[in-house]
Context: one part of a larger RNA
RNA sequence: GGACGAACGCUGGCGGCGUGCCUAACACAUGCAAGUCGAGCGAAGGGGAUGGGAGAUGGCUUCGGUAACCUCAGCGACCGACGGGUGAGUAACACGUGGGUAACCUGCCCUUGAGAGGGGGAUAACAGGUCGAAAGGCCUGCUUAUACCGCAUAACUCUAACAAGCUGCAUGGCUUCUUAGCCAAAGGUUAAUUCCGCUCAAGGAUGGGCCCGCGGCCCAUUAGUUAGUUGGUGAGGUAAUGGCUCACCAAGGCGACGAUGGGUAGCCGGCCUGAGAGGGUGGUCGCCCACCCUGGGACUGAGACACAGCCCAGAUUCGUACGGGAGGCAGCAGUGGGGAAUAUUGCGCAAUGGGGGAAACCCUGACGCAGCGACGCCGCGUGAGCGAUGAAGGCCUUCGGGUUGUAAAGCUCUGUCUUCCCUGACGAUAAUGACGGUAAGGGAGGAGGAAGCCACGGCUAACUACGUGCCAGCAGCCGCGGUAAUACGUAGGUGGCGAGCGUUGUCC
Repeated sequence: GGACGAACGCUGGCGGCGUGCCUAACACAUGCAAGUCGAGCGAAGGGGAUGGGAGAUGGCUUCGGUAACCUCAGCGACCGACGGGUGAGUAACACGUGGGUAACCUGCCCUUGAGAGGGGGAUAACAGGUCGAAAGGCCUGCUUAUACCGCAUAACUCUAACAAGCUGCAUGGCUUCUUAGCCAAAGGUUAAUUCCGCUCAAGGAUGGGCCCGCGGCCCAUUAGUUAGUUGGUGAGGUAAUGGCUCACCAAGGCGACGAUGGGUAGCCGGCCUGAGAGGGUGGUCGCCCACCCUGGGACUGAGACACAGCCCAGAUUCGUACGGGAGGCAGCAGUGGGGAAUAUUGCGCAAUGGGGGAAACCCUGACGCAGCGACGCCGCGUGAGCGAUGAAGGCCUUCGGGUUGUAAAGCUCUGUCUUCCCUGACGAUAAUGACGGUAAGGGAGGAGGAAGCCACGGCUAACUACGUGCCAGCAGCCGCGGUAAUACGUAGGUGGCGAGCGUUGUCC
């Protein structure tokens, strides 16, 4: 000098764009943050057209009830594994980069081929009973389905066996023939053979799993370390290789090219600095990883060992009829606490994107916006021109004057910002705008409402007076202060920067 997620002191007019718990991965009141589908299904409640019954009789009343329509608990389906937050743990194939998979999976989506025949038994809802303070159960009975289960068909696939051919980087891979075995399905809707679905298989796309080479911290005042340890055979397990797990066998494996142990730490793209090499750093944004009170576990599923799912244990908080229960903000706001320190319990789904749905649409604290903070960057303003008798006042003075100083006053103007009035968007090429009567445009008025902070001994740009008297104090270094202090305090003046200026901290 530059930089900052900064803080502190003094000061503070406006706008745009960014950015804002770095500390206690401390504890959390309250609200919201993941639902959707009635075009899968049965019921229930509301509703009650047409038609019907009864009364009355000229269009009136009433009754029960069908359809449309509305609502929603339940069964079912998709989603909830995304999106969001945090950085605790992790020195590791976690990450980065380059490869491998002849060792693998992939819902929804795209392409292609083939198919959907015929049956069965339940169960929630509901009703009745019953236990419990509650949370929540239990028993009996009834019932539907795109829920569940056999059977049929079944090429390809898969499994086993045989044979032939082609081929590779080892284990091997691919293709063809034959035989045997196993395995499918669901309907809904429309005016319509309309559309949406269903099953099997092949390919693709996308997303992942696993493996390997190389790369990136500190300590040797850590030198030895390791028993599923290293390898083999067999088996289990997985989508899949593998000591991943197990039985048996062998005695290996790693290490000064730093094993093991300890400390610290999420990694990268990037960011800061620097001429570069390098050094530092990993906040916002993007990718990956890990976690979602702590530890462990599996279930469901294409996908989880699952933030707002389940089970167990622990700590903790809240109810309780003491038997037993409920909860998890490192989602968005917000509260307490910690701290030098970090925001609103806001508006909207209008846009972009996501989930569901045939659609209408619903949900979306993702997101779009607004609010607060000079926290940062950038832009603008606080007026312009003229104006000497160099006014007054202040300060200094050799008492002549000098300086503040064209500065002020005064005169002539301007209208950025501000104030008021009117018009009023783009973002949405039909409709739909939270932002927002915002931005912007036009008009009116009027210098009115808008300047401070630090420094002035040398480094370093800027000097005098008074006060103080090694006191009070200053200070980044050198050093100032003990009676004329340009170094302390105040005043005048001056210099620097300017809605900021200084200080502190950290990095280069």
This is a predicted structure of a 508-nucleotide part of an RNA (small-subunit ribosomal RNA, 5' domain) from an uncultured bacterium. The prediction has a mean pLDDT of 84.